[in-house]
Transfer RNA from a Thermoflexia bacterium, 73 nucleotides, folded computationally.
Taxonomically the source falls in Thermoflexia (Bacteria, Bacillati, Chloroflexota).
It matches the Rfam family "tRNA". Rfam classes the family as a transfer RNA.
RNA sequence: GGGCCUAUAGCUCAACGGUUAGAGCAACCGGCUCAUAACCGGUCGGUUCCAGGUUCAAAUCCCGGUAGGCCCA
Numbered sequence: 001g002g003g004c005c006u007a008u009a010g011c012u013c014a015a016c017g018g019u020u021a022g023a024g025c026a027a028c029c030g031g032c033u034c035a036u037a038a039c040c041g042g043u044c045g046g047u048u049c050c051a052g053g054u055u056c057a058a059a060u061c062c063c064g065g066u067a068g069g070c071c072c073a
Base pairs, nucleotide, nucleotide: 001072002071003070004069005068006067007066010025011024012023013022018056027043028042029041030040031039049065050064052062053061
């Protein structure tokens, strides 16, 4: 320098272009227990990496960039 992949909640990950972006774990509250853990229920938690474009509608499609990873040179 070129090609490919990834970026979504604190962490790990889902989500045909179409209802209000969800799950587990963590945190918090409660239940259970003599008590703790485990287990059960609930609550909280989002600039979907950034900017622009297409569309009635974008996490999703297109362009550029940023960060990380793999391969080639």